[in-house]
RNA sequence: CACUCAUCGAGACCGGCUGAGGGACAGGCCCUUUGAAGCCGGGGCAACCUGCAGGAUCAAACCUGCAACGGUGCUAACUCCUGCGGGGCGCCUAGGGCGUCGACCGGAAGAUGGGAU
Repeated sequence: CACUCAUCGAGACCGGCUGAGGGACAGGCCCUUUGAAGCCGGGGCAACCUGCAGGAUCAAACCUGCAACGGUGCUAACUCCUGCGGGGCGCCUAGGGCGUCGACCGGAAGAUGGGAU
């Protein structure tokens, strides 16, 4: 890398170095010299792994709560929005088409963690 499972409407910033890009991809729309990305230092958020206590079970899987020393992760915008299919509403020349829906649904893709190889 590819496989599998779970989650993705919440939350959380400063300083130093440096200096033009960044938001995965494409389109859009944004952020950015009032300093992008990156590196370093310190903080913070969260609770996947982890620990503890209950519940459930033959035993587990599983459910609930608490904790946060440790392993990760994260710290603009819903995963920024849309990409495929269906649905609601409105309009039309009624063939269907067009517009619209950030608390319409399901996918795909992506991200993070756990597992397995």